The RNA shown here (c-di-GMP-I riboswitch aptamer) has 86 nucleotides and comes from a Deltaproteobacteria bacterium.
């Protein structure tokens, strides 16, 4: 230096669920508690999936259709970082 990852050593982060007079159309997110997991479970939608469909289009008025909104703890991929047995 690159792969790699221990029952190592110092730290981190937090699924579920719970509460909020909190954003938000809604999916989701945010605080705050909590811990199922994480060695990139920092970051960043570039690719693919998966969610939702406000506005938009469409309608037979029942709904259909759509991402530019989301998901990075659904994969890949970029990019940066602590530690060092084997």
């Nucleotide at each position: 230096c690159a792969c790699c990852g221990a029952u190592a050593a110092a730290g981190g982060c937090a699924a579920a669920c719970u509460a909020c007079g909190c954003c938000g159309a809604a999916a989701g997110g945010g605080u705050a508690g909590g811990a199922c997991g994480c060695a990139a479970a920092g970051u960043c939608u570039c690719c693919g999936g998966c969610c939702u469909a406000a506005a938009g289009c469409c309608u037979g008025c029942g709904g259909g259709c759509u991402a530019g909104g989301g998901u990075a703890g659904c994969g890949g991929g970029a990019u940066u970082g602590c530690c060092g047995a084997a």
Its mean pLDDT, the model's own confidence on a scale to 100, is 91.